[in-house]
A computed fold for an 85-nucleotide RNA from a Gammaproteobacteria bacterium, annotated as Glycine riboswitch aptamer. Taxonomically the source falls in Gammaproteobacteria (Bacteria, Pseudomonadati, Pseudomonadota). It was read from a public genome assembly, where an Rfam model found it.
RNA sequence: CAUCGGUGUGAGGAAGAGUGCGUCUAUCGCCGCCGAAGGAGCAACCGACCCGGAAACUCUCAGGCCCCCGGACCGUACACCGGAC
Numbered sequence: 001c002a003u004c005g006g007u008g009u010g011a012g013g014a015a016g017a018g019u020g021c022g023u024c025u026a027u028c029g030c031c032g033c034c035g036a037a038g039g040a041g042c043a044a045c046c047g048a049c050c051c052g053g054a055a056a057c058u059c060u061c062a063g064g065c066c067c068c069c070g071g072a073c074c075g076u077a078c079a080c081c082g083g084a085c
Stems, first nucleotide, its partner, number of pairs: 004082007012074002018031001020030003032065003038061001039059003045053003
């Protein structure tokens, strides 16, 4: 140098569900829906096993249901940290 893991940042890709009705407006009301911000629950499994960690499963509190925005996750570049050589 190449290479492995982690964190962050930039840009790229990225689904689902009402262009619903009422209402003067609105962060309003009603009904129907979605799950991939966040949150919560169970769990295979893992751990130095008291206990704790843990999903794309589940719930829909939040968020969302024309477009835009957002968006888990994927891959990539850079920076930093650790390992390894």